[in-house]
RNA sequence: AGAGUUCAAUCCUGGCUCAGGAUGAACACUGGCGGCAUGCUUAACACAUGCAAGUCGGAUGGGAAGUUAUGUUUUCUAAUGGCAGACGGUUGAGUAACGUGUAAGAACCUGCCCUUGGGAGGGGAACAACAGCUAGAAACAGAUGCUAAUACCCCGUAGGUUGAGGAGCAAAAGGAAGAAUCCACCCAAAGAAGGGCUUGCGUCUAAUUAGCUAGUUGGUGAGGCAAUAGCUUACCAAGGCAAUGAUCAGUAACUGGUCCGAGAGGAUGAUCAGCCACACUAGAACUGAGACACAGCUCAGACUCCUACGAGAGGCAGCAGUGAGGAAUUUUCUGCAAUGGAUGAAAGCCUGAUGGAGCAAUGUCACGUGGAGGUAGAAGGCCUACAGGUCGUGAACUUCUUUUCCCGAAGAAGAAGCAAUGACGGUAUCUGGGGAGUAAGCAUUAGCUAACUCUGUGCCAACAGCCGCGAUAAUACAGAGGAUGCAAGCAUUAUCCGGAAUGAUUGUGCGUAAAGCAUCUGUAGGUGGCUUUUUAAGUCCGCCGUCAAAUCUCAGGGCUCAACCCUGGACAGGCGAUGGAAACUGCCAAGCUAGAGUAUGGUAGGGGCAGAGGGAAUUUCCAGUGGAGCGGUAAAAUGAAUAGAGAUCGGAAAAAAAAACACCAACGGCGAAAGCGCUCUGCUGGGCCGACACUAACAUUGAAAGACGAAAGCUAGGGGAGAGAAUAGGAUUAGAUACCCCAGUAUUCCUAGCCGUAAACGAUGGAUACUGGGCGCUGUGCGUAUCGACCCAUAUAGUAUUGUAGCUAAAUCAUUAAGUAUCCCACCUAGGGAGUAUGUUCGCAAGAAUGAAACUCAAAGGAAUUGACGGGGGCCUGCACAUGCGAUGGAGUGUGUGGUUUAAUUCAAUGCAAAGCGAAGAACUUUACCAGGACUUGACAUGCCGCAAAUCUUCUAGAAAGAGAGGGGUGCUUUCGGGAACGUGGACACAGGUGGUGUAUGGCUGUCGUCAGCUCGUGCCGUAAGGUGAUGGGUUAAGUCCCACAACGAGCGAAACUCUUGUGUUUAGUUGCCACCUUUGAGUUUGAAACCCUGAGCAGACUGUCAGUGAUAAGCCGGAGGAAGGUGAGGAUGACAUCAAGUCAUCAUGCCCCUUAUGCCUUGGACGACACAUGUGCUACAAUGGCUGGGACAAAGGGUCGUGAUCCAGCGAGGGUGAGAUAAUUCCAAAAACAGUCCUCAGUUCGAAUUGCAGGCUGCAACUCGCCUGCAUGAAGCCUGAGUCACUAGUGAUCAUCGGUCAGCCAUAUGGUGGUGAAUUCAUUCCCGACCUUAUACACACCGCCCGUCACACUAUAGAAGCUGGCCAUGCCCAAAGUCGUUACCUUAACCACAAGAAAGGGGAUGCUGAAGGCAGGGCUAGUGACUGGAGUGAAGUUGUAACAAGGUGCCUAGUUGUACUGGAAGGUGCGGUUG
Repeated sequence: AGAGUUCAAUCCUGGCUCAGGAUGAACACUGGCGGCAUGCUUAACACAUGCAAGUCGGAUGGGAAGUUAUGUUUUCUAAUGGCAGACGGUUGAGUAACGUGUAAGAACCUGCCCUUGGGAGGGGAACAACAGCUAGAAACAGAUGCUAAUACCCCGUAGGUUGAGGAGCAAAAGGAAGAAUCCACCCAAAGAAGGGCUUGCGUCUAAUUAGCUAGUUGGUGAGGCAAUAGCUUACCAAGGCAAUGAUCAGUAACUGGUCCGAGAGGAUGAUCAGCCACACUAGAACUGAGACACAGCUCAGACUCCUACGAGAGGCAGCAGUGAGGAAUUUUCUGCAAUGGAUGAAAGCCUGAUGGAGCAAUGUCACGUGGAGGUAGAAGGCCUACAGGUCGUGAACUUCUUUUCCCGAAGAAGAAGCAAUGACGGUAUCUGGGGAGUAAGCAUUAGCUAACUCUGUGCCAACAGCCGCGAUAAUACAGAGGAUGCAAGCAUUAUCCGGAAUGAUUGUGCGUAAAGCAUCUGUAGGUGGCUUUUUAAGUCCGCCGUCAAAUCUCAGGGCUCAACCCUGGACAGGCGAUGGAAACUGCCAAGCUAGAGUAUGGUAGGGGCAGAGGGAAUUUCCAGUGGAGCGGUAAAAUGAAUAGAGAUCGGAAAAAAAAACACCAACGGCGAAAGCGCUCUGCUGGGCCGACACUAACAUUGAAAGACGAAAGCUAGGGGAGAGAAUAGGAUUAGAUACCCCAGUAUUCCUAGCCGUAAACGAUGGAUACUGGGCGCUGUGCGUAUCGACCCAUAUAGUAUUGUAGCUAAAUCAUUAAGUAUCCCACCUAGGGAGUAUGUUCGCAAGAAUGAAACUCAAAGGAAUUGACGGGGGCCUGCACAUGCGAUGGAGUGUGUGGUUUAAUUCAAUGCAAAGCGAAGAACUUUACCAGGACUUGACAUGCCGCAAAUCUUCUAGAAAGAGAGGGGUGCUUUCGGGAACGUGGACACAGGUGGUGUAUGGCUGUCGUCAGCUCGUGCCGUAAGGUGAUGGGUUAAGUCCCACAACGAGCGAAACUCUUGUGUUUAGUUGCCACCUUUGAGUUUGAAACCCUGAGCAGACUGUCAGUGAUAAGCCGGAGGAAGGUGAGGAUGACAUCAAGUCAUCAUGCCCCUUAUGCCUUGGACGACACAUGUGCUACAAUGGCUGGGACAAAGGGUCGUGAUCCAGCGAGGGUGAGAUAAUUCCAAAAACAGUCCUCAGUUCGAAUUGCAGGCUGCAACUCGCCUGCAUGAAGCCUGAGUCACUAGUGAUCAUCGGUCAGCCAUAUGGUGGUGAAUUCAUUCCCGACCUUAUACACACCGCCCGUCACACUAUAGAAGCUGGCCAUGCCCAAAGUCGUUACCUUAACCACAAGAAAGGGGAUGCUGAAGGCAGGGCUAGUGACUGGAGUGAAGUUGUAACAAGGUGCCUAGUUGUACUGGAAGGUGCGGUUG
């Protein structure tokens, strides 16, 4: 310090997630030791048992026990009395408060302690205990009698308090001791320390809490308190608090600190320390220095226990402990030795405070589980390319050490002032001995993130923090081995901070990503021009006080180190006091004129309101002419018209109406915005310009508030021509609640009110200042010029455009900023849910404003790039269309495929790019399939051992394979041991597989497409993806070439090279050729080398040449010459990529699978089936023909297990014979054409299927299942629907011919060859493909994406008649205890009086108040609720296709938006706005 994740890739915005640290933690697995810490975060839930606050006999009377016989001695003690139980300890429920923190203050109190001064004289009356009674179950109570005091009372005196004075009120106690003396008591003052009170400032969330308050705010009198005070009360006044957030609601003890963070800051408030509050719940007081009191009292309530039912007892949020709750938190331990506390004169006693131990890896710190040597790199595991590698010096083994551990000896400090006193504890520590002896796990291992392989599994099981992984070769699951990280721990979970600049003071943003109010006026508030004073609030400097200790931090020290502890220093941003400074801000005062305003002179304008006038068009009406159509559309129909439409004319001394104002009109004007357009008049607002008189900062922004605010809509009254939601009809359509058409209501218009919203947009708040230019337009002014208007130059206010710097994620913006700065306001913080629910305000309503959460997802989004796509555009080319010709689709038949069937119908190929395809040839074989019968080291290969030569051959049964029984035969080589080949037997390694996976692969192939494209290096541009080059202007078959150009070059393709063919020539002439000569049946022979032909070589064509055109280019057009002319024609040749295209059955091959079978042998069958569908061919339907006879002309190719002449017989297929040629020699071999005969338009002399009979050939074999021949038979079919295919010249069409495969052939196929030999191309509108551009919400790329209803499942949520709780306040009723009053009733020892009585007290009664309880109506809140509403989520449901391309409604138009109506649904339509 960053990283992962949106995309095909990029940049940005923006969320989610991770790496770090921490914890009073919990859980899984594991666990050696010690030190120091820590340990109910939940039920302030309920508690058994024990303990936690007593002490004093030196205050007092008594009692008991002991000792002793006597000292009134020792000990214990119920009761009276004193002090302490207000501390210490626990907890955090309540409390948003002067509770707490900090800093101040004045009107107070204080037991014990310290200091000082003074004092303690004289009297008196009781009550407990106790005694015996009474009552009670008990707790406890009652009356009578006795008694002491440091208990109580009176008098006197001091002193104090109040007051001007007078007057009134008011103290004391003793004890111990032989004594000095000590302890205690009373009064007063002061101190220390503690406490009460007041105040400034700080202290959570919410405005969907905006008004709150009646003792409330203040005053006076009185009361009350330790003290101030509405603290209480009577009267008077009407105040007090609040947008700087009162009140209400929710949550919460606060702080020092703790954790995180660079810091600012965020979170938190365990342990330790300070303060507060509480003590079962609620109220109340008593005592006391102090309490409204945790282990005190009283009342009420709930709960528990006890009861003799009358009544009683209790309060662990003290320490242990129990139950419950919970993921979860310890021993019913020990000691007062230390520290501290209560009490006492003291010894002492008490102390669950505290010191210690125990339990728990809960945390932290430290140590250990051994060190050194040790390669045969052991065994074993894992992997493997089978060579080996790795675990690994790791182990074993040798040697050493003893921290720990076990045993034994010694043994502290902590103890203070002489002695005594140690729970911890025989602990720490030390020492001797023993023996490597007792001690390693957890998580991870795809990326982030350090660390990789094998096996298993097969979208299963599982994993997962995010992205994601798993569908047969998983580094992501599970196991194993290895590795990595940390280590007595480790990982997970939870929570907090960080990263997160995703709440931004430091330190973000707002045109398009979330975000500028529709616009303006203006209150509070914020901010504010120039100069000079004053002041000192802000600000700055010095100094003082304080901010407890602990913590943090620095230094030093003590435990062996560390944690831990001790000592000292520093820090402490805050608050307060004090002294100074005066620049800046503020305050006070004075002045100035540059901001702002007023006055003044001009000026432009659809600025606003009102009134008057005008013409064009439309519709209706009246009248005439006229007579069949009109209207409307892509085409129609509904509609209107013979009751006279449409068309046309008239209706100005007058038919009507309403709405809107053509041209001018502009990127022009005005207005705050909405908005504003015929002409004239009236009233009226603002702007701008000039000159420069006046005021003197009067300014700016603006929460709240107010005003205005398109369209639609609402209310009331008018008006209603045209247009026109809704509605109705006609079309279209699968449907058409739409688009189109005919009608048409509300509405649109006016008046008066409401509504208050829009894509109210420049998606850009307002103000001020600054920062290069160019070119326009509008208003005004000056200069120049002119007769004048222009022009030119210039200033200012507006309004456009281009573009520098700068900014920006980019596209862009750019003096009208989105630049550079300042001020103020509004707003945003991931997407969805949702601008929804609920509450509130406004509204007649529609609705508007404000405005969440649960839940859900890992993205949503912006700009730009490259592709792909478009029922976008442009351009161009191609048998792409068009023209032409011929086919196919109908028939019969061949063949292939699907389907069906079957024991099997083997397998593969399936749009173009499968289907006469693999297969250049299935009767057996092939053959992979099926049935039956056999074999198991195998039909085939290598290695080992043994036997035997091998080949050949006969017989038996069998379908054959195979089995059984015979016969014949002894080879080659040799160093004589043997060896080689072949055959055979055996055992094991292995063979074998047309078994699976073409989605694990190689190779090969198809396709786009012979289309012109596809890339690279360097440079340049861009943040980048990328771009440029390759675009542009021409041209070409071509990214072919030329020119221009931030590009310059290069490569793969194109072209060329290559093969065939077309011309000539040279050479060579046999088997080819033959002009002349000779000859003949025949180029047969001789001869010739001219021609043809063949082979080899060469030449030829290059836009070379001419004219035109083009840019003087590339090229194009025309011509000449030429066999051929612009690539001459035709092959082969196929860029980068695409289709997970095809092939594991050509071959090769990884992995998986079979191994007496998925291998192999054999016989027979199947691949040839047949309601059907389809592809591709053949033959036809005939006269441009058929039949028949005659007689011509090819090329290319093949042939010795072959081709086969000739001759003979056969109707023929074929048979017999077998010449020639090992091939330019021989053989296989032309047809159409041509010239004739017959047929004469018919199912025929067309057509040939089908069937019968008889034959031939091949072959072991012709039944399933071959071909051919003859005779007979003679089906459908008379030119073929929608549609579809091929072809541009020697092409189509037509005619024959040859080859391969092959015994034969199902070949009508396929690959070649020649013969005869056409038609058409005007052109690019349309279909398909390529290039450029454009839009895009697509990138698996339009076979894309995607919206809504409906149906199903699940989830959370809202409403809801209600129902059930909780909290809060209010009013009323009842009213306990208690304080304070009243009291005429009852009662009483102290003093007075003494006879009664009085003062004073107590009881009772009563008044105010008063908790709990009850009643009533409210407010807030929680749960639940039949039913209802929408929302979200969910691989393969239904319905349509709304959006993204012009998204299919694009030539009166798309999307979107506000509003209104309407429809199953997306949606549609009207009105107005906007361009995204």
Molecule: small-subunit ribosomal RNA
Organism: Erythroxylum plowmanianum